[in-house]
Overview: This is a predicted structure of a 174-nucleotide RNA (FMN riboswitch aptamer (RFN element)) from Rubrobacter sp. Its Rfam family is "FMN riboswitch aptamer (RFN element)". Rfam 15.1 lists 6,230 matches to the family in 5,120 species. Model confidence (mean pLDDT): 76 of 100. The sequence was found by an Rfam model in a public genome assembly.
């Protein structure tokens, strides 16, 4: 410090109010809210250490790692389908693994490391170009399935479930 494999915890938020109408937290109208996992992410933040100095609660530089996207890529959830296994003559609800399909939204403006170009003997010098779908800043946009006295991201349900994956331990083997 790896490797593949076991245990165990953990692993999803958010509505008002008016108005129609028999009936709407589901339509209309006003105004708000919410964002699962893994990657990316120049700039930006933290930082365990380390290092310089004229510095002694100080200032500079390095610098493992670690944080940052709903609309970037991906993955989970819901739905449709195949094999298998439950299933020891066929068929079979529920179930258990696996492959398949399906599966939502971003522009505009700004800053500008990196890289390039030109100056210039030459710098660690100067100009210009130029890189964020993530910063900033402004305006959108998106959201399974069933239920409902009547259309649902925000109510009720499957769901004390399932799960992308997190974290922790303690052995084993090199």
């Nucleotide at each position: 410090c790896g490797u593949a494999g076991c245990u165990u915890u953990c692993g999803g938020g958010g509505g008002c109010g008016g108005g129609u109408g028999u009936a709407a937290u589901u339509c209309c109208c006003g105004c708000a809210c919410c964002g699962g996992c893994g990657g990316u992410g120049a700039c930006u933040c933290c930082g365990a250490g380390g290092g310089a100095g004229u510095g002694u609660u100080c200032u500079c530089c390095c610098g493992a790692g670690g944080a940052c996207a709903g609309c970037c890529c991906g993955c989970g959830a819901a739905c449709c389908u195949c094999c298998a296994g439950g299933a020891g003559a066929a068929c079979c609800a529920u179930c258990u693994g696996g492959g398949g399909g399906u599966u939502g939204a971003g522009c505009c403006g700004g800053u500008g490391a990196a890289g390039g170009u030109u100056c210039g003997c030459a710098a660690c010098g100067a100009a210009c170009c130029g890189u964020a779908u993530u910063c900033c800043g402004g305006c959108g946009c998106c959201g399974a399935c069933g239920g409902u006295a009547a259309g649902a991201g925000u109510c009720c349900g499957g769901a004390u479930g399932g799960g992308a994956g997190a974290a922790a331990g303690g052995a084993a083997c090199a």